Predicted 3D model of RNase P RNA and transfer RNA as a complex of 442 nucleotides. It holds a member of the Rfam family "Bacterial RNase P class A". The family's RNA type in Rfam is ribozyme. The prediction has a mean pLDDT of 76.
This record gives sequence, C1' cells and structure tokens, in this order.
RNA sequence: AGAGAAGAUCGGACGGUCGCCGGUCACUUCGCGUGACGGGAGGAAAGUCCGGGCUCCGCAGGGCAGGGUGCUGGCUAACGGCCAGGGGGGGCGACCCCACGGACAGCGCCACAGAAAGCAAACCGCCGCGGCCGUGGAAGCGGCUGCGGUAAGGGUGAAACGGUGAGGUAAGAGCUCACCAGCGGCGCGGGUGACCGCGUCGGCUCGGCAAACCCCACCCGGAGCAAGGUCGAAUAGGGGAGCAAUGGGACGGCCCGUCCCGCUCCCGGGUCAGACCGCUGGAGACGCCGGGCAACCGGCGCCCUAGAGAAAUGACCGUCGCCCCGCAAGGGGGACAGGACCCGGCUUACAGAUCUUCUCUGGCG
RNA sequence: GCCCCCGUAGCUCAGGUGGACAGAGCAGCGGUUUCCUAAACCGCGUGCCGGGUGUUCGAGUCACCCCGGGGGCACCA
Repeated sequence: AGAGAAGAUCGGACGGUCGCCGGUCACUUCGCGUGACGGGAGGAAAGUCCGGGCUCCGCAGGGCAGGGUGCUGGCUAACGGCCAGGGGGGGCGACCCCACGGACAGCGCCACAGAAAGCAAACCGCCGCGGCCGUGGAAGCGGCUGCGGUAAGGGUGAAACGGUGAGGUAAGAGCUCACCAGCGGCGCGGGUGACCGCGUCGGCUCGGCAAACCCCACCCGGAGCAAGGUCGAAUAGGGGAGCAAUGGGACGGCCCGUCCCGCUCCCGGGUCAGACCGCUGGAGACGCCGGGCAACCGGCGCCCUAGAGAAAUGACCGUCGCCCCGCAAGGGGGACAGGACCCGGCUUACAGAUCUUCUCUGGCG
Repeated sequence: GCCCCCGUAGCUCAGGUGGACAGAGCAGCGGUUUCCUAAACCGCGUGCCGGGUGUUCGAGUCACCCCGGGGGCACCA
C1' cells in the first nucleotide's frame, strides 16, 4: 500500500422567526383567556417472532391431548436470548457457520437411473468345467452357448457393505497378514460436565432420512391495557334460540376433581363511542469501585427524561461541519424510519461517518 | 394498539402424511358444423406455486425470516 476479519460508537451542531402537544406557576373581565418557566421519539420507536412484569378469569390441582425447546456448564424475573466450553463443517489466516438427543421401541420412505437400494445384487468383465463350430498334424487359439464361481475392475446413482500394499487363489474376496481410518467392548488418566487422551481386545466394517409421524428428557393454565376498576348520562331489564338438575356454567380441546344455580349465545335498544384511574420512577440511565475469563452480580454517588382524542414532537432562514460535482464563483445531497401499558431479547430496514484490535499478500528499511 | 386468516393458470379453487412432465371448472385460442353468429362436438396452450434462506439426494408440500391482501375486537341495560 492492497485485500480482508471481529467488536464498539455516532447517525448533524448552534442561533433566530413562526407554529403544535402536555406540565407547573401567576394574572384573570372566569372566556381554559393571557403571560412566564420548563419538557416533548429511536437504534431500530418497526415486524409482533419469543420471554417476563401487570390485570382479570376460580391463584389454576391431576391425567390425556396440544404446543414449544433439544451438546455441556453458567447468567437471568424469564426466554427459543446471552456468555464460556465441547463436537462437527468452511477459510492460507484473523475468524465464521451449525434445530448438534434417539434409526438394534415402533410405523415408514429411499423416486429416476441401475444387474442389484435394505434378511443386498451377476449387466459388461474375469475365471473354471462341459457342448458345438472354425483353424491346425497335434498341443493350443478364436467365436457361440449351457452350468457354476467371483464384489478386484467398468458402468448407474445422492448413497453400492472400508483404504494402501503383500500373501493367497482357477479367478477373486478381511480369505489371511502389516499399516492407516472408523465402530463397539473393557481398563486407566484428565475434566463439574459435554467430551478428550492412552492402552488393550474384537475382522466388527450393516447406509441415510426424525426440519413427516414417533420415542426420550425438560418447560408451558387462558386471555390480553379495546386487560381491568370507579363515577355519570341515556334506553324497550324487550324478543328469540339452546340446555334443563342424568342439566348448565366458571372452562379455553376432553376427562376426573372443586365451586355456583339459572346460565350461555344471537337479535333488538341506548351512548357525547363520556370522565377519571390503570399511566409511567423503572428487573431505570450514567460514573466510580469490587467479584467473575465472560454473560452478569454487588456497593456507593448522581440524574429524572413524552405520556395523548388512537391525532403533538414541525417548517423556514443564517453560520459552521460532512459528502458529491466544479479550476473557481457556485450548485446539489443528508438514509431507514414515528412512542401508545411497561421491560429483556431476537429478526428485519438503514445514506454515511468514526474508533479499537487482529489477519493475509506485496514493496522498502 | 391487540388477535386471527389467506396467497397455486386471466378468474374460482383442488393438490392429508415430500418423488415421472403440478391438476379441475369457467374464460381464451384453433378446427368441424352454418349463408353468418350462438349452442354443440374435437383439439390446444397457459404457472419458476407471493419472495428469500435452510433441512433433504429431491420442497407447491417441512422449518425459519420477509412481502402483499383480508377479517374481527368499545362501553351500558
């Protein structure tokens, strides 16, 4: 210098003018009218994919069904999240990726091609024996054919029942042996564990699919702030259907169990789709110290920062700063996107800018 | 805001449990018939299954993430 890898941060600043939505205070002609002060979106506020708080349903117990998760250890309020480690795969490397339990519990599937695809299989080839034909004096050789042996070679496939070498054989084959790779059993050692290392034995070499069903282990009650509570106004406490104590409801799929006795649904009616609470101070942000490899936890200090009608949080101008075009004057650009009960995550979108650590290649010293 | 459902040919829909070229009806096109049209009969084409990634030898189908469309939820008696 070029090409990369990982992590983190920012995502315009200041001033002015005109507005918008809440809050506090003051004045008030009581008209929410005027004035002052102070506050007013994000890293994802998004998708609503997980988890929790909160609220109600009967604080929700047991079984079946259903749903979810799936290497190990830890963190946490909890998680399908995060951290650390193990194993597998990719990359020269920094580093990255993995839903990563079970297929000798079961039911199954492996299309097409191919001879044979799940108690494997003989199409070509190779080899032995027999027959016929050709050639030849004969041995033999060649062709066709029948029976048999053979998984080393060809070919098919995503996948064909270890690899290399030697022995062996009619030809071959873990048939035998040496080494290598894998699998299984046993023993020893390390580790909390997943697992790893070493030794020894067994020729054991019999695949894949569970991200269709299923088995095993663990977890999960349902609904959601339009939850729910208080107050007020108005209307026809109206009609229909279902079930009736062997019933119905709470209960959301079923059963048991518990509680209650009329209940559920639909139509119709009313309402300014009313006011207030829930509502924002919280598993909170920042700084320092301590523990821990880390996620995270603890202590101290300091700060208060949107909460509405489902509607607000904006526009313009000036200066500076960033990027692009231009010699210059000057011109243009500035992404993705907007809270609605609140948090912890994940995922997705995003113009551009900055910082830290590291890798590979080339050049120079 | 919250909770559900759907996406396959121009239109309406099939394709429980993965496997040759993805089918049906209507519509469309061509032909026969007719003087012409309709009807009838015969024949034909039409799709990367809304997009992407993964699992698998193989995905319309299984899993995950996006995109688009549709529906339902107030209170009182």